[in-house]
RNA sequence: AAAGUCCGCCGGACGAUCGCUGGCAGCGUUUGCUGCGAGAGGCAACGUCCGGACUCCAUAGGGCAACGUAGCAGGUAACACCUGUCCACCGCGAGGUGAGGAUCAGAGCAACAGAGACGAGUCUUGGCGGCAGGCGCGCAAGCGCUCGCCCUCCAAGGGUGAAACGGGCAAUCUCUACGUGGAGCAACACCAAAUAGGCGGCCGAUGAUCCUGCUCGGUGAGGUCGCGGGUAGGUGGCUUGAGCCGGUAAGCGAUUGCCGGCCUAGAGGAAUGAUCGUCACGGCGUUCGCAAGGACGCCGCACAGAAUCCGGCGUACAGGCGGGCUUUGCAU
Numbered sequence: 001a002a003a004g005u006c007c008g009c010c011g012g013a014c015g016a017u018c019g020c021u022g023g024c025a026g027c028g029u030u031u032g033c034u035g036c037g038a039g040a041g042g043c044a045a046c047g048u049c050c051g052g053a054c055u056c057c058a059u060a061g062g063g064c065a066a067c068g069u070a071g072c073a074g075g076u077a078a079c080a081c082c083u084g085u086c087c088a089c090c091g092c093g094a095g096g097u098g099a100g101g102a103u104c105a106g107a108g109c110a111a112c113a114g115a116g117a118c119g120a121g122u123c124u125u126g127g128c129g130g131c132a133g134g135c136g137c138g139c140a141a142g143c144g145c146u147c148g149c150c151c152u153c154c155a156a157g158g159g160u161g162a163a164a165c166g167g168g169c170a171a172u173c174u175c176u177a178c179g180u181g182g183a184g185c186a187a188c189a190c191c192a193a194a195u196a197g198g199c200g201g202c203c204g205a206u207g208a209u210c211c212u213g214c215u216c217g218g219u220g221a222g223g224u225c226g227c228g229g230g231u232a233g234g235u236g237g238c239u240u241g242a243g244c245c246g247g248u249a250a251g252c253g254a255u256u257g258c259c260g261g262c263c264u265a266g267a268g269g270a271a272u273g274a275u276c277g278u279c280a281c282g283g284c285g286u287u288c289g290c291a292a293g294g295a296c297g298c299c300g301c302a303c304a305g306a307a308u309c310c311g312g313c314g315u316a317c318a319g320g321c322g323g324g325c326u327u328u329g330c331a332u
Stems, first nucleotide, its partner, number of pairs: 001328010012279007020039002023036005041303001046314002049312005054184004066180005071085005086100001087098004101175002106173002108169002123158003126153002129150003133146005188236004198227006210218002243262008281300008
């Protein structure tokens, strides 16, 4: 220097104007106004995949089923996550990937090739024997050679294939060990109208109620008070938390202990926005300059948007910065 690999960080800044949602203070006082201050991410606020906190419902104990997890050791509130390490595979290497328990409990499965593929057995060569034929020798009985068929033996050779009575696959069922109740903040708790039901007390045909404020007249069965459930609506849950930052100690590490400092959205049909200007960054063009670079103009500036809260995993991301290590080349 090139190529690669692992890790860390950033991902616009400032100002002006007009708005939005909470907090505090003051003034008005159900609403509002003024002032001050706060108001999205980078371990993505995302997907809602896994694990928890929290809440309600269910729940004697044991077992089965279903689902999930799986080397070993450690971390953690917990996990399918993380760390270390062994093994296997990939890579020259830094490094990466791994559902990595058990195949003597049982079942299932295997393309192509091959006679035959998970069931056993045999295509061919071979050994013993039987039957039939042919040839040769022999007077004959018979003997020898050869071919075909059959039975039986062996599993030695040939050939196919990843694999041929010997193995593989558990990411096929299965077995073993361990784990798992359900629903989710629209959980859940509290306050609580109007109207219509419900329950109870009292009044009411010796006339309720209405016409109608009173009297008369008419009408003719309700009236009134209380309680309770639920709805609209409101409040809490709600953001101080397995928290963040710095230091220090233990540990290879994940992580944990101790000390100091900090408070950092809380909306809820759902605020966190819009416009303009200047600068920064990137690209293109023109131009100046020997060059480094400068000036001007235009364009671009990603992925994404909290909704009870955490820990993970996965996924998206314009552009930029930094570090460790590896391989190769060159120079000393």
Molecule: Bacterial RNase P class A
Organism: Burkholderiaceae bacterium